Notes:
A computed fold for a 169-nucleotide RNA from Nguyenibacter vanlangensis, annotated as FMN riboswitch aptamer (RFN element). The RNAcentral record of the sequence draws on Rfam. NCBI's taxonomy places the organism under Bacteria, Pseudomonadota, Alphaproteobacteria, Acetobacteraceae, Nguyenibacter. Rfam family: FMN riboswitch aptamer (RFN element). Gene Ontology term of the family: FMN binding.
RNA sequence: UGACGUUCUCGGGGCGGGGUGAAAGUCCCCACCGGCGGUAUUUGCGCCUGGUCCUUGGACCGGUUCGCAUCAGCCCGCGAGCGCCCGUCAGGCCGUUGGCCGGACGGGGACAGCAGAUCCGGUGAGAUUCCGGAGCCGACGGUUACAGUCCGGAUGAUAGAGAACGCUG
Numbered sequence: 001u002g003a004c005g006u007u008c009u010c011g012g013g014g015c016g017g018g019g020u021g022a023a024a025g026u027c028c029c030c031a032c033c034g035g036c037g038g039u040a041u042u043u044g045c046g047c048c049u050g051g052u053c054c055u056u057g058g059a060c061c062g063g064u065u066c067g068c069a070u071c072a073g074c075c076c077g078c079g080a081g082c083g084c085c086c087g088u089c090a091g092g093c094c095g096u097u098g099g100c101c102g103g104a105c106g107g108g109g110a111c112a113g114c115a116g117a118u119c120c121g122g123u124g125a126g127a128u129u130c131c132g133g134a135g136c137c138g139a140c141g142g143u144u145a146c147a148g149u150c151c152g153g154a155u156g157a158u159a160g161a162g163a164a165c166g167c168u169g
Stems, first nucleotide, its partner, number of pairs: 001169002004166007016030004031149002033138002035078004043069004048063007073136002081114002083111001084108006091101004118134005140152003
């Protein structure tokens, strides 16, 4: 330093103002928010290295896909939710070698469903990631009226991240 094992910890943000109305954090105008991993131009530090100056140790200006850290909601993937499929359990209806219906629980991503959304200009060898501008997107159930921002499942689950110990090369 890599692989593997065990345990533990962590692991999502946001409605403020105005309008209409009987009623809106749900509609309209303005506002606000952005999970996880990856990625040739973010940025910082370090290694190596060139130069200049003072004078022996520093300061400053560079080079360098060598390493580490680090800003993409809309580039590539992943995750929760719903749906779908499978199983189990209990039930209802038709009135029968059977058929139909919805419910609870568990499992499934080699399930292409809901299910998502970006362009223009600039710099540059290289950017849908930087800078500038203008756009766009956001599960399900609930609700005096339609929800990314309120309440609920959820003190949940998960993508993953980190630490300790062990083992192996």